[in-house]
RNA sequence: GGAGUAGGCCAGAUGACCGCUGUUCCGUUUUUUACGGGAGGGAGGAAAGUCCGGGCUCCGUAGGACGGGAUGCUGGGUAACCCCCAGUCUCGGCAACGGGAAGGAAAGUGCAACAGAAAGGAAACCGCCUCAGGAUGUGAUUUUUCACACCUUGGGGUAAGGGUGAAAGGGUGAGGUAAGAGCUCACCAGUCCUGUCGGUGACGGCAGGAGCUUGGCAAACCCCAUCCGGAGCAAGACCAAAUAGGGAAACGUUUGAGGGCUGUCCGUCCAAGUUUCCGGGUAGGUUGCUCGAGCCCGUUGGUAACAGCGGGCCUAGAUGAAUGGUCAUCGUCCCGGGGUGGGUGACUGCUUCGGGAAACAGAACCCGGCUUACGGCCUGCUCCGACA
RNA sequence: GCGCCCAUAGCUCAGUUGGAUAGAGUGACGGACUACGAAUCCGUAGGUCGCAGGUUCGAAUCCUGCUGGGCGCGCCA
Numbered sequence: 001g002g003a004g005u006a007g008g009c010c011a012g013a014u015g016a017c018c019g020c021u022g023u024u025c026c027g028u029u030u031u032u033u034a035c036g037g038g039a040g041g042g043a044g045g046a047a048a049g050u051c052c053g054g055g056c057u058c059c060g061u062a063g064g065a066c067g068g069g070a071u072g073c074u075g076g077g078u079a080a081c082c083c084c085c086a087g088u089c090u091c092g093g094c095a096a097c098g099g100g101a102a103g104g105a106a107a108g109u110g111c112a113a114c115a116g117a118a119a120g121g122a123a124a125c126c127g128c129c130u131c132a133g134g135a136u137g138u139g140a141u142u143u144u145u146c147a148c149a150c151c152u153u154g155g156g157g158u159a160a161g162g163g164u165g166a167a168a169g170g171g172u173g174a175g176g177u178a179a180g181a182g183c184u185c186a187c188c189a190g191u192c193c194u195g196u197c198g199g200u201g202a203c204g205g206c207a208g209g210a211g212c213u214u215g216g217c218a219a220a221c222c223c224c225a226u227c228c229g230g231a232g233c234a235a236g237a238c239c240a241a242a243u244a245g246g247g248a249a250a251c252g253u254u255u256g257a258g259g260g261c262u263g264u265c266c267g268u269c270c271a272a273g274u275u276u277c278c279g280g281g282u283a284g285g286u287u288g289c290u291c292g293a294g295c296c297c298g299u300u301g302g303u304a305a306c307a308g309c310g311g312g313c314c315u316a317g318a319u320g321a322a323u324g325g326u327c328a329u330c331g332u333c334c335c336g337g338g339g340u341g342g343g344u345g346a347c348u349g350c351u352u353c354g355g356g357a358a359a360c361a362g363a364a365c366c367c368g369g370c371u372u373a374c375g376g377c378c379u380g381c382u383c384c385g386a387c388a
Numbered sequence: 389g390c391g392c393c394c395a396u397a398g399c400u401c402a403g404u405u406g407g408a409u410a411g412a413g414u415g416a417c418g419g420a421c422u423a424c425g426a427a428u429c430c431g432u433a434g435g436u437c438g439c440a441g442g443u444u445c446g447a448a449u450c451c452u453g454c455u456g457g458g459c460g461c462g463c464c465a
Stems, first nucleotide, its partner, number of pairs: 001384010012330007020042002023039006044360001048371002051369005056232004063266004068228005073087005088102001089100004103223002108221002110217002125162002127158008136149005170188006189213002191210008236287004246278006258270003280464003294313008332357011389461007398414004407445001416432005438454005
C1' cells in the first nucleotide's frame, strides 16, 4: 500500500433575521374569545416495518377437556422475549472472524419424480459360481457310455465387479469360499455401552468392550419438554352535539336466542330481547398523555449481558397533525491549481486559493429488542504484495 | 393508529399435503381462406412464478426477511 474483518462515535456548530406549534407570565377587552409583548421548550438512530416481548386499560369469571399457536444445544441476564451475553458441537473462511429453526428418524404413519434389477433391516439386469436337461464338436471306447470345450433352457447361491441415481446398507488389506460376503481377523472411520478424569452443564480427554454399521427428510404429519385467556389508546373514562330511536329478515323469552368468550364442547354468570342487511344522523371537546423497567456521571460485583449503591438532571406532547427557511463565519469531506516538509520508494503530512457536497428519513399511549434503509469519522485485528 | 389479505405470460386466471418440459383463455406475430377485411383453421414467440436468503437430491408450492398493492374498523340508534 491492497484486500478483508470486528467494534466504537457523530448525525454539523455559533450568530442574526423571518416563520410554525405547545407551555407560562404580563397588558388591552365585560368573562369566554381574540390581539399584542416577554420568557422558556420543540424528532431519531433508526421516530420506519409492525416482526417478537412487556407495561397500561377494559372484558362482572383468566375454570376444565379437546384443539390451536410459539419456542427447542448448555449455562446465565431480564419485567418478558422469536432478544442479549458467555460457552459446547458443527459448517464456511489461509486467517482475523462469521453462520447454524442445533430435541427425537432405534414410538408410529408417510415421502423419495425420472433412471435403475433393487429406494429400506431391500434387491439378481449384466457378470461370477453351482445343479439338472438339451444341441454341437473333439478325444477315448465293444456300446444306447465317459471326459473336455462351447452354446442354450430351467432352478439355486452370490452385493466383490459393471451399470443407474441426489442417495445402493462402512473403507483398505489378508484369510476363507464352489463363487462370494463383517463370514473371520488386523488397521482406520463412525455408533452404542462401561469405567475414569475435567467441566454447574452442553460436552471433551483417556482406557476397555460390543461386528453394532438399523441411511435421508420432522422449514412432512407427528412424539417429547416448556410457555401461551381475549382485545387493543379507534383500549378505557367524562362532557357535548345530532335523529327517521326508521324498514326488512332470522332466532328467542325459563324447553333460554344472544352475550361475557376465544376454534369447539362442558361448566358458570347475565339474560328479554339479540343478530344480520338496507337506510339515516354525527364524526366535536376534555382526559388517558407523558416521571419512566427514564437519562447522565462515578463506584462496587460479574469474563460479559447485566445488577447494586451514591450523586446529578427533567429532556416534544402535536391531532390533517408543529419542530422550518435565508444569510454570514467556522468545522468535515471531495475535485483542481500553487507553496513547503517526511520517506530510498510506493505513498503521505501541513498550508493557501477557487469550486462543490452533506445521506436515510419524520414522534402519534409508553418501553425492551429484532429486522430493514443510510452519510461520515476513528480504532483494534488478520492475510497478501514487495515499490525499497 | 390497529387488524388482515394478495402478488404466476401484455391482460384474466389454473396449478399448493414439493417431482423437473409451469399450463388455459384472450391478446401479439406469421401463414391459410378472401377481391379486401372480420370470423374460422394452423403454427410461433412471450415467464428468472414480486425480490433476496435458507431447508431439501429437488421449491411456483415449505420457512425467514424485504418490496409493491389492496381491504376492514369509531359513536348514536

This is a predicted complex of two RNAs, RNase P RNA and transfer RNA, with 465 nucleotides together. Its mean pLDDT, the model's own confidence on a scale to 100, is 76. It holds a member of the Rfam family "Bacterial RNase P class A". The family's RNA type in Rfam is ribozyme.